Model confidence (mean pLDDT): 81 of 100. Transfer RNA from Paeniglutamicibacter kerguelensis, 77 nucleotides, folded computationally. Rfam family: tRNA. It is annotated as a transfer RNA. About the family: Transfer RNA (tRNA) molecules are approximately 80 nucleotides in length. Lineage of the source: Bacteria > Bacillati > Actinomycetes > Micrococcaceae > Paeniglutamicibacter. The sequence is in RNAcentral, with records from ENA. The same sequence occurs in records of 8 taxa.

RNA sequence: GGUUCUUUAGCUCAGUUGGUUAGAGCGCUCGCCUCACACGCGAGAGGUCAGCAGUUCGAGUCUGCUAAGAACCACCA
Numbered sequence: 001g002g003u004u005c006u007u008u009a010g011c012u013c014a015g016u017u018g019g020u021u022a023g024a025g026c027g028c029u030c031g032c033c034u035c036a037c038a039c040g041c042g043a044g045a046g047g048u049c050a051g052c053a054g055u056u057c058g059a060g061u062c063u064g065c066u067a068a069g070a071a072c073c074a075c076c077a
Base pairs, nucleotide, nucleotide: 001073002072003071004070005069006068007067010026011025012024013023019057028044029043030042031041032040050066051065052064053063054062
């Protein structure tokens, strides 16, 4: 340098053929339980879906560009 893939909550990841309010587990906070802690139970907070544009009545989902990362290939006096 080329090709392909990935980017969604603090972490690991779902999200179906574009359509009702963006979800799960772990973690975090609060409450219950306990003499207390852990375990267990209940509730809650936390997201401009990597960024910018485009298409569309409507985009996490489709298209383009950019950024970061991964794999393979090529090059290397």